[in-house]
Molecule: transfer RNA
Organism: Candidatus Parcubacteria bacterium
RNA sequence: CGGGGUGUAGCGCAGUUGGCUAGCGCGUGCGCAUGGGGUGCGUAAGGUCGUCAGUUCAAAUCUGAUCACCCCGA
Numbered sequence: 001c002g003g004g005g006u007g008u009a010g011c012g013c014a015g016u017u018g019g020c021u022a023g024c025g026c027g028u029g030c031g032c033a034u035g036g037g038g039u040g041c042g043u044a045a046g047g048u049c050g051u052c053a054g055u056u057c058a059a060a061u062c063u064g065a066u067c068a069c070c071c072c073g074a
Base pairs, nucleotide, nucleotide: 001073002072003071004070005069006068007067010026011025012024013023019057028044029043030042031041032040033039050066051065052064053063054062
């Protein structure tokens, strides 16, 4: 320098045929059960989908640029 991949909640991930309130597990706060703990159950908070722009009535999803990390080549 060229090509490819990944980026979504504190952590690990799903969702990528554009559309209904953006979800799951773990974790965290609170409550209940227990004498207490462990554990189980219930409930709540937490994101504007790496960033910027474009297309569209509508974008996590399509397009372009760019950033970080990983892989391949030179």